[in-house]
Molecule: transfer RNA
Organism: subsurface metagenome
RNA sequence: UGGGGGAUAGUCUAGAGGUAGGACGGCGGGCUCUGGACCCGUAAGGGGAGGUUCGAAUCCUCCUCCCCCAGCCA
Numbered sequence: 001u002g003g004g005g006g007a008u009a010g011u012c013u014a015g016a017g018g019u020a021g022g023a024c025g026g027c028g029g030g031c032u033c034u035g036g037a038c039c040c041g042u043a044a045g046g047g048g049a050g051g052u053u054c055g056a057a058u059c060c061u062c063c064u065c066c067c068c069c070a071g072c073c074a
Stems, first nucleotide, its partner, number of pairs: 001070007010024004018054001026042005047063005
């Protein structure tokens, strides 16, 4: 430098146009003599900027960062 993949909650991970779900963890409650386990509830998320669209996590462009492959210089 070229090509490919990726960035969603504290962590991991889904959703591929109709407004974001799960697990673990956190918090509150139930149960228990207490704790754990179990059960119920709850908070918390789209890397940045534009574009398309009635509507974008999703499609397009640019940028940032991470991973893989190839090339160039040494």